Overview:
Model confidence (mean pLDDT): 78 of 100. Predicted 3D model of a 384-nucleotide RNA (Bacterial RNase P class A) from Leeia oryzae DSM 17879. Rfam family: Bacterial RNase P class A. By type it is a ribozyme. Of the family's consensus pairs, 94% are formed in the model. The sequence was found by an Rfam model in a public genome assembly.
[in-house]
RNA sequence: GAAGUUCGCCAGACAAUCGCUGCCAGUCUUUGACUGGGGGAGGAAAGUCCGGGCUCCACAGGGCAGGAUGCCGGCUAACGGCCGGGCGUCGGAAGGCGACGGAAAGUGCAACAGAGAGCUGAACCGCCGAUGGCCUCGCAAGAGGAUCAGGUAAGGGUGAAAAGGUGCGGUAAGAGCGCACCGCAGCUGUGGCAACACAGUCUGGCAGGGUAAACCCCAUCCGGAGCAAGACCAAAUAGGCAGACGUUGAGGGGGCCCCCCGAGUCUGCGGGUAGGUUGCUUGAGCCCGUUAGCAAUAACGGGCCUAGAGGAAUGAUUGUCGGGCCUGUCUGCCGGUAACGGUAGCCAGACCAACAGAACCCGGCUUAUCGGCGAACUUCCAGU
Numbered sequence: 001g002a003a004g005u006u007c008g009c010c011a012g013a014c015a016a017u018c019g020c021u022g023c024c025a026g027u028c029u030u031u032g033a034c035u036g037g038g039g040g041a042g043g044a045a046a047g048u049c050c051g052g053g054c055u056c057c058a059c060a061g062g063g064c065a066g067g068a069u070g071c072c073g074g075c076u077a078a079c080g081g082c083c084g085g086g087c088g089u090c091g092g093a094a095g096g097c098g099a100c101g102g103a104a105a106g107u108g109c110a111a112c113a114g115a116g117a118g119c120u121g122a123a124c125c126g127c128c129g130a131u132g133g134c135c136u137c138g139c140a141a142g143a144g145g146a147u148c149a150g151g152u153a154a155g156g157g158u159g160a161a162a163a164g165g166u167g168c169g170g171u172a173a174g175a176g177c178g179c180a181c182c183g184c185a186g187c188u189g190u191g192g193c194a195a196c197a198c199a200g201u202c203u204g205g206c207a208g209g210g211u212a213a214a215c216c217c218c219a220u221c222c223g224g225a226g227c228a229a230g231a232c233c234a235a236a237u238a239g240g241c242a243g244a245c246g247u248u249g250a251g252g253g254g255g256c257c258c259c260c261c262g263a264g265u266c267u268g269c270g271g272g273u274a275g276g277u278u279g280c281u282u283g284a285g286c287c288c289g290u291u292a293g294c295a296a297u298a299a300c301g302g303g304c305c306u307a308g309a310g311g312a313a314u315g316a317u318u319g320u321c322g323g324g325c326c327u328g329u330c331u332g333c334c335g336g337u338a339a340c341g342g343u344a345g346c347c348a349g350a351c352c353a354a355c356a357g358a359a360c361c362c363g364g365c366u367u368a369u370c371g372g373c374g375a376a377c378u379u380c381c382a383g384u
Stems, first nucleotide, its partner, number of pairs: 001380010012321007020040002023037006042355001046366002049364005054226004066222005071085005086100001087098004101217002106215002108211002124156002126152003131149002134145004164182006183206001184204003187200005230278004240269006251261003285304008323352002326349003330345006
């Protein structure tokens, strides 16, 4: 210098003008308006996929059903999350990925090809035909031939998969049939908390397909609903309850009397709707440091308060600076005879700047995202 891997961080800055929404103070004509001050989105606020806090309801205890998870150890309020390790797998490496318990409890499923695909396996081609039978020769012993029965899983062929691999022996031909090595299972020992790893003059010729993000079995965990939870205040109208008065005329019509209508009128209480207040942001909080730990994380010390709106504000325009990219002039260097090409820099101009939008609050996961920065590591090239 190039190509990568992992982890972390930022998410343009400033100013002016015009707005939006809460809070505090003041003024006024006080359900409001104005003035001043100060606050006002994210790394994912998103999907709502997990886990918890909080709230209400339910709940003696146990079981069924249902759901989730599933190698080991640790962290945590908890988790399906995170950290460390093991095993498998991908990569040349740094590293990435893995629902990673059980298929000797049972049930189910599998296209095509193939002779055969699962109930303890299968003879299509091939090989053999020792044994039994057949044919020929032979007096006989026996020899030869064909392959009817049959034997055979070495070789070929089919397939994702056909009962471990290589070699030697063996045989009629073959075969863990025997043996050596490798592999496998078990046992024992060693290391490790464990998952697991390694080793053996050890034992066994040796497993018996796959699929459990199919039913299922085993183990562990899980009560339900959610801030539209919940609490408080509480109009109008209608209805409810209680009391008082009232056909011996309450009450209404009009200012009053006459007059007319006339069976209800008034008060209180309670539930509850609209509406309002609260829950609401001080919290498993954030930043810095020290200590323990490989780490996740924890303990301690110091500092800080950082949106709280609610049909829902947090915005827009302009300018300057900064960033990226493209084009052009010029300059330096390299290659080339040259035209020209590559590369670095100054200047000028144009363009670009993402994904996205709190709604009770946290911890995660997943997904989206223009660009930029930092650290550690791997491999290659060049120089010293």